[in-house]
């Protein structure tokens, strides 16, 4: 120097939670406040995981309205509920990338 490590010092970061603010949510900024962090710096590449409002699909389901073939019929709107998926979120979910302070053994 690099690599593994994390003794020591200097110092760094900030979970919950608490106001405010953005946002449809999930989150996220600032401030307080510290579970913890040795990359708990930054970067949504991969896998997980969280939302997903709507003039976005598809399903139930309720009430209206419309049509003739009067049927447990077709259609159409509004609400609600339930999936999807666009698209967001998470670097403090794990892997990957990049950047780097100190310096025992």
């Nucleotide at each position: 120097u690099c690599c593994u490590u994390g003794a020591a010092a200097u110092g760094g970061c900030a979970a919950a939670c608490c106001g405010c603010c953005a946002g449809g949510a999930a989150u996220g900024g600032c401030g307080g406040g510290a579970c913890g962090c040795a990359a708990a710096g930054c970067c949504a590449c991969c896998g997980g995981c969280c939302c997903a409002a709507g003039a976005u699909c598809g399903g139930c389901a309720u009430u209206u309205c419309c049509g003739c073939c009067u049927g447990a019929c077709g259609g159409a709107a509004c609400u609600g509920c339930c999936g999807a998926a666009a698209g967001g979120g998470u670097a403090g979910c794990g892997g990957g990338g990049u950047u780097u302070c100190c310096g025992a053994a």
Record summary: The RNA shown here (c-di-GMP-I riboswitch aptamer) has 105 nucleotides and comes from Rhizobium sp. Q54. It matches the Rfam family "c-di-GMP-I riboswitch aptamer". Its family is annotated with cyclic-di-GMP binding in the Gene Ontology. It was read from a public genome assembly, where an Rfam model found it.